[in-house]
RNA sequence: GGGGACGUAGUUCAAUCUGGUAGAAUGGCCGGCUCCAACCCGGCAGAUUCGGGUUCAAAUCCCGCCGUCCCCA
Repeated sequence: GGGGACGUAGUUCAAUCUGGUAGAAUGGCCGGCUCCAACCCGGCAGAUUCGGGUUCAAAUCCCGCCGUCCCCA
C1' cells in the first nucleotide's frame, strides 16, 4: 500500500440476514429479608465509535473518518 471481519450499558453478548418499542447476564444504586452481613427477592439508572446520505422511520442500508483483529504485498 491492497483486501476482509468487527465496533451496542462499567464488562461479556443479543437484536443486523428480513429497517418498525434497543434487550439479557454480570456489575452499580435503592428497598425488602436478617440482630448485622452474605445469599435470595423486588425496583431504578446506565449504551448503538464519530460525521454525512437514503427513508415516514436507521444499531440495521449507502459513503467517509477513527479504532481493533486477520490475510496479501
The prediction has a mean pLDDT of 83. Transfer RNA from a Candidatus Woesearchaeota archaeon, 73 nucleotides, folded computationally. The organism belongs to Candidatus Woesearchaeota, within Archaea. It matches the Rfam family "tRNA". It is annotated as a transfer RNA. From the family's description: Transfer RNA (tRNA) molecules are approximately 80 nucleotides in length. It was read from a public genome assembly.